A computed fold for a 346-nucleotide part of an RNA from a metagenome, annotated as small-subunit ribosomal RNA, central domain. The coordinates come from a structure-prediction model, not an experiment, and the mean pLDDT is 88. Its Rfam family is "Bacterial small subunit ribosomal RNA". Gene Ontology terms of the family: ribosome and structural constituent of ribosome.

Context: one part of a larger RNA
RNA sequence: UUGGGUUUAAAGGGUGCGUAGGCGGGCUUGUAAGUCAGGGGUGAAAUCCGGCAGCUCAACUGUCGAACUGCCUCUGAUACUGCAGGUCUUGAGUCGACAUGAAGCAGGCGGAAUAUGGCAUGUAGCGGUGAAAUGCAUAGAUAUGCCAUAGAACACCGAUAGCGAAGGCAGCCUGCUAAAGUCGUACUGACGCUGAUGCACGAAAGCGUGGGUAGCGAACAGGAUUAGAUACCCUGGUAGUCCACGCCGUAAACGAUGAUCACUCGCUGCAUGCGAUAGACAGUAUGUGGCCAAGCGAAAGCGUUAAGUGAUCCACCUGGGGAAUACGAUCGCAAGGUUGAAACUC
Numbered sequence: 001u002u003g004g005g006u007u008u009a010a011a012g013g014g015u016g017c018g019u020a021g022g023c024g025g026g027c028u029u030g031u032a033a034g035u036c037a038g039g040g041g042u043g044a045a046a047u048c049c050g051g052c053a054g055c056u057c058a059a060c061u062g063u064c065g066a067a068c069u070g071c072c073u074c075u076g077a078u079a080c081u082g083c084a085g086g087u088c089u090u091g092a093g094u095c096g097a098c099a100u101g102a103a104g105c106a107g108g109c110g111g112a113a114u115a116u117g118g119c120a121u122g123u124a125g126c127g128g129u130g131a132a133a134u135g136c137a138u139a140g141a142u143a144u145g146c147c148a149u150a151g152a153a154c155a156c157c158g159a160u161a162g163c164g165a166a167g168g169c170a171g172c173c174u175g176c177u178a179a180a181g182u183c184g185u186a187c188u189g190a191c192g193c194u195g196a197u198g199c200a201c202g203a204a205a206g207c208g209u210g211g212g213u214a215g216c217g218a219a220c221a222g223g224a225u226u227a228g229a230u231a232c233c234c235u236g237g238u239a240g241u242c243c244a245c246g247c248c249g250u251a252a253a254c255g256a257u258g259a260u261c262a263c264u265c266g267c268u269g270c271a272u273g274c275g276a277u278a279g280a281c282a283g284u285a286u287g288u289g290g291c292c293a294a295g296c297g298a299a300a301g302c303g304u305u306a307a308g309u310g311a312u313c314c315a316c317c318u319g320g321g322g323a324a325u326a327c328g329a330u331c332g333c334a335a336g337g338u339u340g341a342a343a344c345u346c
Stems, first nucleotide, its partner, number of pairs: 003318004007300002012314001014201004021194003025088007033081002035077008049065006091191001092188003095184004103177007110154001114150008125136002162169002206247006215241002220236004258313006266291009295302002319346003328339004
């Protein structure tokens, strides 16, 4: 490379938008580029293959044929693909109506808890642990009541629930923005799918500047434990956690399962619509769960939300270590990220 693969053995890009490219619905007309048929030209010789012949055989050699799977050209065929024209509505989209959600952004408001401060009541302990001690407290703590201030997070509802492309999203109200869904079938008429490079978004931690800091809390300090204890436990506590703006660009970024389309028994929940009704049976669309038939799978398991059966496009894998590496390139303020070997070794 071919092939075979990618839930868990190596392997799906963190996610979306989208350029080039690849692929692409029904009917019809033309064309004849691909495709197919026939003819002509060319495809040096040697080599290779087959027949026959010459060295006693063979290697070797001679001769004839075939072949040289290719290219060019002419004539024809038109099913499929392409190209050009026409047309259609089921793919895709638009429109109208309806209803839904913790989807996003901004502003305002609320109560519980916590901490701190003030006042009051009140007196000797509080706190913490396996047990203690450090710590706090007669300069009046802890506890209780009232008032005030501050920051952060939103109990119950709450769910096997919902929304979002993913990351993710939860007190209440208002404004702005976006999307999917259902019903109607009015409109456009293949306008589609995928998507290298690219662009955008992207938890937490971390970085820069300025603010903020109640609780929690890396580092750090102390008390314990222990043979030791740079830990687990306890008392404190800085960065951080929060806000604004700008970076970083990584995660077990997971369903460890790329996107889209079609097809393939059923049963049973939930969410949001539509529809039907008579008491029985029970429909339909989208999404979200559980259990199973066929089938698949090494098994676990998957099973109309496929890991089944097929199609298109992209990404990725090819023994372990070396290697989350080196070198180079590139991005970054830095931390570091992306790309990514070899020697050697088993």
Background:
The full RNA is in RNAcentral, with records from SILVA.